[in-house]
RNA sequence: ACCUAUUUAACUCAGCGGUUAGAGUAUUGCUUUCAUACAGCGGGAAUCACUGGUUCAAAUCCAAUAGUAGGUA
Numbered sequence: 001a002c003c004u005a006u007u008u009a010a011c012u013c014a015g016c017g018g019u020u021a022g023a024g025u026a027u028u029g030c031u032u033u034c035a036u037a038c039a040g041c042g043g044g045a046a047u048c049a050c051u052g053g054u055u056c057a058a059a060u061c062c063a064a065u066a067g068u069a070g071g072u073a
Base pairs, nucleotide, nucleotide: 001072002071003070004069005068006067007066010025011024012023013022018056027043028042029041030040031039049065051063052062053061
């Protein structure tokens, strides 16, 4: 330099073009305990990497850019 895959919550990942984007871990509040841990019940946290395009409608499709991983030379 080129090719392929990938980018969604603090972390690991789901998510047929059509509901308000979800789960686990973490974090936080309450209950429980003499106290801590465990356990139970809740809460918050995402402008879906970024910029355009297609569409009535885009996390999802297309293109460019950027990051990461692998490969070829």
The RNA shown here (transfer RNA) has 73 nucleotides and comes from Hibiscus syriacus.
Its mean pLDDT, the model's own confidence on a scale to 100, is 82.
The RNAcentral record of the sequence draws on Rfam.
Taxonomically the source falls in Hibiscus (Eukaryota, Streptophytina, Spermatophyta, rosids).
Its Rfam family is "tRNA". By type it is a transfer RNA.